[in-house]
Context: one part of a larger RNA
RNA sequence: UUGGGUUUAAAGGGUGCGCAGGCGGGCUUGUAAGUCAGUGGUGAAAUACUGCCGCUUAACGGUAGAACUGCCAUUGAUACUGCAAGUCUUGAAUAUGGUUGAGGUAGGCGGAAUGUGUCGUGUAGCGGUGAAAUGCAUAGAUAUGACACAGAACGCCAAUUGCGAAGGCAGCUUACUAAGCCAUUAUUGACGCUGAGGCAAAAGCGUGGGGAGCGAACAGGAUUAGAUACCCUGGUAGUCCACGCCGUAAACGAUGUUCACUCGCUGUCUGCGAUACACAGUAGGCGGCUGAGCGAAAGCAUUAAGUGAACCACCUGGGGAGUACGAUCGCAAGGUUGAAACUC
Numbered sequence: 001u002u003g004g005g006u007u008u009a010a011a012g013g014g015u016g017c018g019c020a021g022g023c024g025g026g027c028u029u030g031u032a033a034g035u036c037a038g039u040g041g042u043g044a045a046a047u048a049c050u051g052c053c054g055c056u057u058a059a060c061g062g063u064a065g066a067a068c069u070g071c072c073a074u075u076g077a078u079a080c081u082g083c084a085a086g087u088c089u090u091g092a093a094u095a096u097g098g099u100u101g102a103g104g105u106a107g108g109c110g111g112a113a114u115g116u117g118u119c120g121u122g123u124a125g126c127g128g129u130g131a132a133a134u135g136c137a138u139a140g141a142u143a144u145g146a147c148a149c150a151g152a153a154c155g156c157c158a159a160u161u162g163c164g165a166a167g168g169c170a171g172c173u174u175a176c177u178a179a180g181c182c183a184u185u186a187u188u189g190a191c192g193c194u195g196a197g198g199c200a201a202a203a204g205c206g207u208g209g210g211g212a213g214c215g216a217a218c219a220g221g222a223u224u225a226g227a228u229a230c231c232c233u234g235g236u237a238g239u240c241c242a243c244g245c246c247g248u249a250a251a252c253g254a255u256g257u258u259c260a261c262u263c264g265c266u267g268u269c270u271g272c273g274a275u276a277c278a279c280a281g282u283a284g285g286c287g288g289c290u291g292a293g294c295g296a297a298a299g300c301a302u303u304a305a306g307u308g309a310a311c312c313a314c315c316u317g318g319g320g321a322g323u324a325c326g327a328u329c330g331c332a333a334g335g336u337u338g339a340a341a342c343u344c
Base pairs, nucleotide, nucleotide: 003316004315005314006313007298008297012312014199015198021194022193023192025088026087027086028085029084030083031082033081034080035077036076037075038074039073040072041071042070049065050064051063052062053061054060091191092188093187094186095184096183097182098181099180100179103177104176105175106174107173108172109171110154114150115149116148117147118146119145120144121143125136126135162169163168204245205244206243207242208241209240213239214238218234219233220232221231256311257310258309259308260307261306264289265288266287267286268285269284270283271282272281293300294299317344318343319342326337327336328335329334
């Protein structure tokens, strides 16, 4: 490389939008580039192949044929692909009317809890654990009442619920804004699919704020043979906000995107439709079970891991190693790309 693969054995990019490229719906006409056929030219000889022949045979040689799978020219064919023109509506988009949701951004507001402060009541403990101790407390703690302040998170509702491309999103409310779905089939008329720079949890970094609770590091108390831990008392960065970086995760459904096709049962969410006399219909999601089929099995099973098509990404024994070197990005931490020797 070919082939075979990528849920769990190696292997789906974290995720979208999209240039180039690749691929692309029905019908008609033209063209004839690809494609197919005929003819002509060329494709040196030798070699190689086949037949026959010559050295006693063979090697070797002679001769004839075929071959030289190619290229050029020319004459035709027109199913398919391409190109050009026209047309269609089912793919795609738009319009109109509804509808859904923790979708996003910015602002405002709220109550519970926690902590702190002040004042009051009140007195000897509180706290913590397996048991303790460190710690707090007669300078009046813990508990309890009132008031005030601060920051962060939003109980019940809450659900195999919903929304979003993914990351993710949950108190209430306002403004702005994006999307899906349904109905009507009105409009455009292939405008499509896939595809390297946008976005992206947590941690971390820079500058400036903020800091209640929690809490890496750190300190102390325990435990223990030891205990650089698990448990306890404290506690800095951080966690929060604004702006700018970082660009990684078991970024998981460990399952790329799109389209078509292929038994049933059942729950639920959101539309539409009809409303009764009973069974349910239709469209789009989210789940459970099961059949064919698939699979090494576990299992998957119209939300496929089934049957096919298009495009992208990736894999090719374990270790060495996601390391070294180089390049590139980054303030740094580090990221991306990514070997070999050697060894089993």
Source information
Model confidence (mean pLDDT): 85 of 100. The part of an RNA shown here (small-subunit ribosomal RNA, central domain) has 344 nucleotides and comes from a metagenome. Its Rfam family is "Bacterial small subunit ribosomal RNA". For this family Rfam cites "Crystal structure of the ribosome at 5.5 A resolution" (Yusupov et al., Science, 2001).